Order: sequence, then structure tokens, then C1' cells
RNA sequence: GGACGGUCGCGGCGCCCCCCCGGGGACGUCGAGGAAAGUCCGGACUCCACAGGGCAGGGUGCUGGGCAACUCCCAGGGGGAGCGAUCCCACGGAAAGUGCAACAGAAAGCAGACCGCUUCCGGAACCCGUUCCGGGAGCAAGGGUGAAACGGUGAGGUAAGAGCUCACCAGCGCCGGGGGCGACCCCGGCGGCUCGGCAAACCCCACCCGGAGCAAGACCAAAUAGGAGGGGAUGAGGUGGCCCGCCUCGCUUGACCCUCGGGUAGGUUGCUCGAGGAGCGCGGAAACGCGUCUCCCAGAGGAAUGAUCGUCGCGGCACCGCGAAAGCGGGGCCGACAGAAUCCGGCUUAC
RNA sequence: CGGGGCGUAGCUCAGCCUGGUAGAGCAUCUGCUUUGGGAGCAGAGGGUCGGAGGUUCGAAUCCUCUCGCCCCGACCA
Repeated sequence: GGACGGUCGCGGCGCCCCCCCGGGGACGUCGAGGAAAGUCCGGACUCCACAGGGCAGGGUGCUGGGCAACUCCCAGGGGGAGCGAUCCCACGGAAAGUGCAACAGAAAGCAGACCGCUUCCGGAACCCGUUCCGGGAGCAAGGGUGAAACGGUGAGGUAAGAGCUCACCAGCGCCGGGGGCGACCCCGGCGGCUCGGCAAACCCCACCCGGAGCAAGACCAAAUAGGAGGGGAUGAGGUGGCCCGCCUCGCUUGACCCUCGGGUAGGUUGCUCGAGGAGCGCGGAAACGCGUCUCCCAGAGGAAUGAUCGUCGCGGCACCGCGAAAGCGGGGCCGACAGAAUCCGGCUUAC
Repeated sequence: CGGGGCGUAGCUCAGCCUGGUAGAGCAUCUGCUUUGGGAGCAGAGGGUCGGAGGUUCGAAUCCUCUCGCCCCGACCA
């Protein structure tokens, strides 16, 4: 998420007229949306204890604020993408515990010797200090596998290596100082040199959540076979998974439940004035709040809100004229998604 | 209007909770068997797991959005 007006048609309400009392007609007034949608959240309202305790279950998850409430909104912090403008984030905890990681790979979670590097022992060869074979020990630097392999660069060191040691850098933890309401940020020092991922896996922590829904609920009227069978007693209903508690009904003349059968399928109410809309002022950075003034804006009940014409405006498409261009002028065509059903605040989706 | 469920091969379904190569039966096709067909036996083909996005190394499975289909709900006694 157009505005105004005309004609015809439809629905509600008010009022008037006609009439065979069933209806018909005239006039006035009002008559879909930003999403009325999906029903994904949150409420209002109604009934059940004006909803209580526990377990179970579900939801939310940086900080501060807003709101009736929220998984919403605003602002901030942190992280990520991008040159940038800007955009995105389900963003508590992995040193509480349990668990998962297929395939590949030597090794996949208090790691790990396949190739490789070094050394020792034994044996063999010859060109006599090298190579090969077997065995033992050391090594995480290199190769290779993987989504992921237990810091990076340089120097020292070593048989070969390695935070093994040192310097710088990154990260983690602790301590101190400063800023901020806070999330968090900045600075300095120390430490072991370094323990990863998944919680939209179970789980832990903090906070929140009773159930049903306007076919809720209340009243009136009509009708019958106010029926049959089964279950049924520290039982049944409200009460949904369970237990307690509360209220009500009942304990064989039987509450209530299940199945089958029967009847009515009518009216009134809830029902539309509301956390309402527009303007102005004030407070606030914003979401929003407060005050004042003004407006009344569908309430139908298988469901009305449609069609057409005109004027203006907006957007898109192609075109014509002028112009060097920017642009100016002109007429033409097209204009979606979709439709209230108790109401409201959001989100999401469609166009 | 309100509430609930389902979508996986041509058909009927399993797998989803607890993530690790998508399965079963029927049907189709090929071969064997038979004179031929049916039945039987052996084998094969066939899947965007309704669609899109996210979490994760990895999604039919977990989460979100969306599309389609199905079921239930009036009152009296």
C1' cells in the first nucleotide's frame, strides 16, 4: 500500500409509506487489509478454586531500557561479511558430568611412529667409509590423511629433534589500576608455554509458563424411546501427563464413563468504544510515555463490501517531438497480493 | 472459526526420538523354467526424502519459514 466524485447493484442500522400481515418500496447513514493470510509468538475476555504445592514437560538465553505482555521494539556491547556505504548473528555454560566425530588416516580425545630423521647392536657387500638387511632405543621438525592432528616467525640448542631455552606476536588464566549503571573496554605485571569442536546432543545454571478456548460462556424456546447394552465404588467430574490439595456429585432406587440408537438443528446475548485513530504541546538519543483537543470507523451469521465512468496523483513499459547533453513536453497501455467472522500487540510469508 | 495429524521409489509403508552409504513388500524390466502364458527361482533398474534457509565436518532425521493433503469439534437427553 492512492485521493475525490457520478450511476447501477448488495449487506447492516435508523425512520417513513403501502399491504392480502407474508413482504414490498422510498429516504438517510455506515460498509475490508497492510497484510483481513500462516496460526508462529504474546495478551485481553470467558469458564473451570479470581489457579494453590511438588514431580514431569515446554519456552527464553550478551547488557540497559520500552511495553498490558512477548520469541516483539529501541539503544549499546561483542563477533562476522564487505574497499566502503552498510548489512547479518538462537550471542549463558565444553576446566560439573555423560556422550558423539562416519569414511580416510599410523594416530580422533588424559593422542599418535605409516613414510621419515638420528643413534646403538648384529650380519652382508665392496671402491674401507659408505650402502643394504634384521632388531632395540630416541624424535612430533618434514611428508601424507582428514572438517578437525595439541600455537606462529626467528635465533640458540641437540646425535636428530622438540617451548627444551630466549626474543617478538597470537591466545588462555590470574593479579593490580582506570572508564562505564551494565554487557564490556583500555593499560601494566606475572604464569605454564598452550586443553580443540558439537549443547538447533543429553545435560547444568538463571528466569518464565495451570488448562481449555467465542463451536469459550450466559439465557430462552422446541422435540423424543428422557431409550438399550457394557463398565462402575477410598468411585467419578472440574483436571490437561502424574501425585497432593480444594469444590461438587455419588456408593447398587447407582454418580460418572464407553458404544449404539433417538430428537432439535431455532432465537437473544457475548459483539464490537478499543492497551482505538488523527492533530497539537511537553519529556526522552530512540522505542515510547504524559497532557490536551477532536473523531466514531463493518458487525454479517454460510456470510454484503461489487461493477462501471470521470478528474487528479504515483509507479512501470515501450513510443513521439524539441535539445549537443542533462532534461522538458505529449499522448497510449498496464497496476498486484488478496478478502473481516470475539478483539488487540507483534513476527513471518505473498505481491 | 478453533484444534490435531501426515508428506520417503509407480503404490502401501519402515527408518526420524538417539544425525554417519536411504530400505521392505507389491509393481516394472532381464534371465532361467514352460510348447506358450501364469506361478516359481535368480538378478537389475528406479529417490531433488513436498520446497527454501539455518545449525553441524556431515541433515530424511535437529531448528525456522513455506506449500499441499487429511481428520476432529454444535446442542438436548
Two RNAs folded together computationally: RNase P RNA and transfer RNA, 428 nucleotides in total. Rfam match: Bacterial RNase P class A.